FMN riboswitch aptamer (RFN element) from uncultured Massiliimalia sp., 114 nucleotides, folded computationally. The coordinates come from a structure-prediction model, not an experiment, and the mean pLDDT is 83. RNAcentral holds the sequence, with entries from MGnify. It matches the Rfam family "FMN riboswitch aptamer (RFN element)". Its family is annotated with FMN binding in the Gene Ontology.

RNA sequence: UUUCGGGGCGGAGUGAAAUUCUCCACUGGCGGUAAAGUCCGCGAACCUUGCAGAAAUCUGCUUGGUUGAUUUGGUGUAAUUCCAAAACCAACGGUAUAGUCCGGAUGAAAGAAA
Numbered sequence: 001u002u003u004c005g006g007g008g009c010g011g012a013g014u015g016a017a018a019u020u021c022u023c024c025a026c027u028g029g030c031g032g033u034a035a036a037g038u039c040c041g042c043g044a045a046c047c048u049u050g051c052a053g054a055a056a057u058c059u060g061c062u063u064g065g066u067u068g069a070u071u072u073g074g075u076g077u078a079a080u081u082c083c084a085a086a087a088c089c090a091a092c093g094g095u096a097u098a099g100u101c102c103g104g105a106u107g108a109a110a111g112a113a114a
Stems, first nucleotide, its partner, number of pairs: 001114004010024004025100002027090002029042004037088002045066003050061004070086005092103003
């Protein structure tokens, strides 16, 4: 420098209205480490400092911060990572209350490959 780089609502019920509620279902970014959504670290997201641009909202770069959730048993030299079982978690804006729909995003990025 170039390319790549996030998955998932199917069925039933209630209702004027719900892929948002209830029951069942489904999904799991990147690096590390015995193979990890739940360990450690990172990204995304949100707040914020400074600088620049702009009439302003704001935008770009930058500083600092916040940021979800797991146990038991088994195997083994080694596993909160495998196997068995039972749990739990999932930003912001919109809309009947959303991890799964729409939107910022045909974006950005941890990173991976050449």